RNA sequence: GCCGGUUUAGCUCAGUAGGUAGAGCACCUGCCUUGUAAUCAGGGUGUCGCGGGUUCGAUCCCUGCAACCGGCU
Numbered sequence: 001g002c003c004g005g006u007u008u009a010g011c012u013c014a015g016u017a018g019g020u021a022g023a024g025c026a027c028c029u030g031c032c033u034u035g036u037a038a039u040c041a042g043g044g045u046g047u048c049g050c051g052g053g054u055u056c057g058a059u060c061c062c063u064g065c066a067a068c069c070g071g072c073u
Stems, first nucleotide, its partner, number of pairs: 001072007010025004019056001027043004049065005
C1' cells in the first nucleotide's frame, strides 16, 4: 500500500425488506432480614464509533475518516 471483518447500555452480544432499540450479567431503589447475601417487585441508565449524502423518515442504504482484528504484498 491492497482486500475482508468488527464498532449498539458499565460488560458480553442480539436486532430490523428503512418507521425512532432489546436480552443476559452488572448497577440503582424498595420489600424481606438482627445484619449481609439470596429471593421477590420496580427502574434502561444508549447522540447505535465520528462526519457527509439519499429519504417524509437512517442503527439499517451510499460515501469519507478513525480504532481494533485477520489476510496479501
Notes
Predicted 3D model of a 73-nucleotide RNA (transfer RNA) from Candidatus Phaeomarinibacter sp. Taxonomically the source falls in Candidatus Phaeomarinibacter (Bacteria, Pseudomonadota, Alphaproteobacteria, Parvibaculaceae). Rfam family: tRNA. Rfam describes the family as follows. Transfer RNA (tRNA) molecules are approximately 80 nucleotides in length.